Predicted 3D model of a 545-nucleotide part of an RNA (small-subunit ribosomal RNA, 5' domain) from an uncultured bacterium. Its mean pLDDT, the model's own confidence on a scale to 100, is 80.
[in-house]
Context: one part of a larger RNA
RNA sequence: AACGCUGGCGGCGUGCCUCAGACAUGCAAGUCGAACGCGAAAGAGAACUUCGGUUCUUGAGUAGAGUGGCGCACGGGUGAGUAACACGUAGGUAAUUCACCUUUGGGUGGGGAAUACCAAGCGGAAACGCUUGUUAAUACCGCAUAACGCGAUUUCGUUUUCGGGCGGAGUUGUUAAAGCGGGGGACCUAGCAGCAAUGUUAGGCCUUGUGCCUGAAGAGAAGCCUGCGGCGGAUUAGGUAGUUGGUGAGGUAAUGGCUCACCAAGCCUGCGGUCUGUAGCCGGCCUGAGAGGGCGGUCGGUCACACUGACACUUAGACACGGGUCAGACUCCUACGGGAGGCAGCAGUCGGGAAUUUUGGGCAAUGGGCGCAAGCCUGACCCAGCAACGCCGCGUGGAGGAUGAAGCAUUUCGGUGUGUAAACUUCACAAGAACAGGAAGAAUAAGCACGGGAUAAUACCCUUGUGCGAUGACGGUACUGUUUGUAAGCUCCGGCUAACUCCGUGCCAGCAGCCGCGGUAAUACGGGGGGAGCAAGCGUUGUUC
Numbered sequence: 001a002a003c004g005c006u007g008g009c010g011g012c013g014u015g016c017c018u019c020a021g022a023c024a025u026g027c028a029a030g031u032c033g034a035a036c037g038c039g040a041a042a043g044a045g046a047a048c049u050u051c052g053g054u055u056c057u058u059g060a061g062u063a064g065a066g067u068g069g070c071g072c073a074c075g076g077g078u079g080a081g082u083a084a085c086a087c088g089u090a091g092g093u094a095a096u097u098c099a100c101c102u103u104u105g106g107g108u109g110g111g112g113a114a115u116a117c118c119a120a121g122c123g124g125a126a127a128c129g130c131u132u133g134u135u136a137a138u139a140c141c142g143c144a145u146a147a148c149g150c151g152a153u154u155u156c157g158u159u160u161u162c163g164g165g166c167g168g169a170g171u172u173g174u175u176a177a178a179g180c181g182g183g184g185g186a187c188c189u190a191g192c193a194g195c196a197a198u199g200u201u202a203g204g205c206c207u208u209g210u211g212c213c214u215g216a217a218g219a220g221a222a223g224c225c226u227g228c229g230g231c232g233g234a235u236u237a238g239g240u241a242g243u244u245g246g247u248g249a250g251g252u253a254a255u256g257g258c259u260c261a262c263c264a265a266g267c268c269u270g271c272g273g274u275c276u277g278u279a280g281c282c283g284g285c286c287u288g289a290g291a292g293g294g295c296g297g298u299c300g301g302u303c304a305c306a307c308u309g310a311c312a313c314u315u316a317g318a319c320a321c322g323g324g325u326c327a328g329a330c331u332c333c334u335a336c337g338g339g340a341g342g343c344a345g346c347a348g349u350c351g352g353g354a355a356u357u358u359u360g361g362g363c364a365a366u367g368g369g370c371g372c373a374a375g376c377c378u379g380a381c382c383c384a385g386c387a388a389c390g391c392c393g394c395g396u397g398g399a400g401g402a403u404g405a406a407g408c409a410u411u412u413c414g415g416u417g418u419g420u421a422a423a424c425u426u427c428a429c430a431a432g433a434a435c436a437g438g439a440a441g442a443a444u445a446a447g448c449a450c451g452g453g454a455u456a457a458u459a460c461c462c463u464u465g466u467g468c469g470a471u472g473a474c475g476g477u478a479c480u481g482u483u484u485g486u487a488a489g490c491u492c493c494g495g496c497u498a499a500c501u502c503c504g505u506g507c508c509a510g511c512a513g514c515c516g517c518g519g520u521a522a523u524a525c526g527g528g529g530g531g532a533g534c535a536a537g538c539g540u541u542g543u544u545c
Base pairs, nucleotide, nucleotide: 001541002540003539004538005537008394009393010392011391012390013389014387015386016352021350022349023348025347026346027345030070031069032068035067036066038064043058044057045056046055047054048053077305078304079303087229088228089227090226091225092224093223096222097221098220101218102217103216104215105214106213107212108211109143111141112140118133119132120131121130122129123128149174150173151172152171153170154169155168156167157166158165159164179210180209181208182207183206184205187204188203189202190201191200192199193198231277232276233275238268239267240266243265244264245263246262247261248260249259250258280302281301282300283299284295285294286293287292307328308327309326310325311324330341331340332339333338358384360383361382362381366380367378368377369376370375397427398426399425400424407418408417409416410415431486434483437480438479447468448467449466450465451463452462453461489534490533491532492531493530494515495514496513500529501528502527503526504525510517511516
């Protein structure tokens, strides 16, 4: 774990081990208007009206779809495959890469052409698609500039696995960008109003924040390589042709037969090759005095997989569970032409099985994505529900009470046992449940004020400095007070092994883990009484030591 009988409560855990079987339904990955263009409706109000309605304002630059950015490679599931550098451990990378983050150097100039959305037209049963026209950007494309980048080359120092690496000084070629938000006293430019003075709007200018491009360093992450280690079978002894090595080329972030052309004939193997069976691996868990043996469920690390097989695209990163293409099996829709789908995410259904839960609540906390933020999303997570499935804790009363009551059992008929057990008296701060009242903690912190920084500035901005300062799913729960007041079973009693008698049965019915009981006095079968053990559990079966 399951099954049988029984069952009061709480806390903390755990819960498809079998079919990696098939899945109805809902949810599980979005977010940003401080990148960009577009942009409703209902409703409300007003005016006009041929009383049908039309227009305007508001709703609202809202809802919404679209372009673009970041995320979707995390988080969550499963253990099929895999005996392998998959994992563990110790190293190497002078053979490598990295979006976001941190520190730091330099730059951010000037142009262009499109396109989605939308509109018009058209095709299709649908899924969806085609043509024409219009438009924006942090989308796309040239140009300029450019180094401590990259390539080539000269030279010096240092180090080395002798291939090269690092650092310095030259020459030369080549390579980039994007904006957006807040604030501002004076001055300048343009538009509008005005005769003017002046006012106002937009920009220049100043300042600040955040982006963008290109270097360097770091953090963290990843790729690759290597030594060693961990299963069975010899009723598996030979295996291997890109095979083993070389030269050259391609490819990759990078080494490498990774791939290809040519050349050589190697390479592994009795210290077990190859084949075959089984299996994800580890931290750990169980057991044991230890050495060992068994296991790898929950939790943590890592790998692999995502209907089956293959493939690439995008991307910093995938050959991508809820992305794409092709093939296959299956299911569904169809107007028969063609389309749609993938719970080993959370619930849930059918099936299989001895056997495993709710189609629950919430983002309050922790964490994650996006965003300046407010915030949005989050079946991760936090909680609740179900199940004695496990562990732990508590309770079912304590004390007194002999006419040793009744009943029951037994008896040598005198009695004896159940048994202080009950009744009865007294106490109860008695787990918990019901009713009424009270009601935490779990909670840090957006913003505001003061101080400090930056600034021309008292705007704005920054501040892990001080003070003030919203938000609770659980839950009207825990806890407190008042009233009331429920709850014991299961197995065993021949020996091992704690615990004995009566009746029934008569090698029958039956028991049994082993030895063995039962054929007329059965402490071993069945029942009663009594007793022993454990106890909200007790037994049985299975499994491991």

It matches the Rfam family "Bacterial small subunit ribosomal RNA".